[in-house]
RNA sequence: GGUAUUGUAACUCAGUUGGUAGAGUGUCUCAUUGAAGAUGAGAUGGUCGGCAGUUCGAAUCUGUCCAAUACCA
Numbered sequence: 001g002g003u004a005u006u007g008u009a010a011c012u013c014a015g016u017u018g019g020u021a022g023a024g025u026g027u028c029u030c031a032u033u034g035a036a037g038a039u040g041a042g043a044u045g046g047u048c049g050g051c052a053g054u055u056c057g058a059a060u061c062u063g064u065c066c067a068a069u070a071c072c073a
Stems, first nucleotide, its partner, number of pairs: 001072007010025004019056001026044006049065005
C1' cells in the first nucleotide's frame, strides 16, 4: 500500500425484508430479612464510530474518513 470483517447502554451482545432501539450484567429505590445475601418489583442508562448521500422514513442501503483485528504484498 491492497482486501475482508467488526464498531449499538458503564461491560458482554442481539436487532430478520428500511418503519417508534432491546436483553443480560452493573448502579439506584422498594418489598422480603433481626441484619445481610439470594429472590421479586420498579427505575436508571444510547447523537447506533464521524461526516455526507439515497429515501416519505436509515442502526440497517451507498460513498468517504477514523479505529481494531485477520490475510496479501
Overview:
Predicted 3D model of a 73-nucleotide RNA (transfer RNA) from a bacterium. The prediction has a mean pLDDT of 81. Rfam family: tRNA. Rfam describes the family as follows. Transfer RNA (tRNA) molecules are approximately 80 nucleotides in length. Gene Ontology term of the family: triplet codon-amino acid adaptor activity.